[in-house]
RNA sequence: GCCCUCGUAGUUCAAUGGAUAGAACAGUGCACUCCUAACGCGCUGAUCGAGGUUCGAUUCCUCGCGAGGGCA
Numbered sequence: 001g002c003c004c005u006c007g008u009a010g011u012u013c014a015a016u017g018g019a020u021a022g023a024a025c026a027g028u029g030c031a032c033u034c035c036u037a038a039c040g041c042g043c044u045g046a047u048c049g050a051g052g053u054u055c056g057a058u059u060c061c062u063c064g065c066g067a068g069g070g071c072a
């Protein structure tokens, strides 16, 4: 330098054009308990950035940024 894959809660993953972006763990509140833990019921929290296509984009396209891999 060229090519490929990926980027979504604090973390690990879903959602591959359509409805309020979902779950687990973590955090936090309540209940339970003599207390703590566990269990139970709630709450908070995310689409890497900028454009484009579309009635509608997490999803498709372009550029950039970042991570990993391959070739030279």
Base pairs, nucleotide, nucleotide: 001071002070003069004068005067006066007065010025011024012023013022018055027043028042029041030040048064049063050062051061052060
Annotation:
Transfer RNA from Candidatus Jorgensenbacteria bacterium RIFCSPHIGHO2_02_FULL_45_20, 72 nucleotides, folded computationally. Its Rfam family is "tRNA". Rfam's curators write: Transfer RNA (tRNA) molecules are approximately 80 nucleotides in length. The organism belongs to Candidatus Joergenseniibacteriota, within Bacteria. The coordinates come from a structure-prediction model, not an experiment, and the mean pLDDT is 81. It was read from a public genome assembly.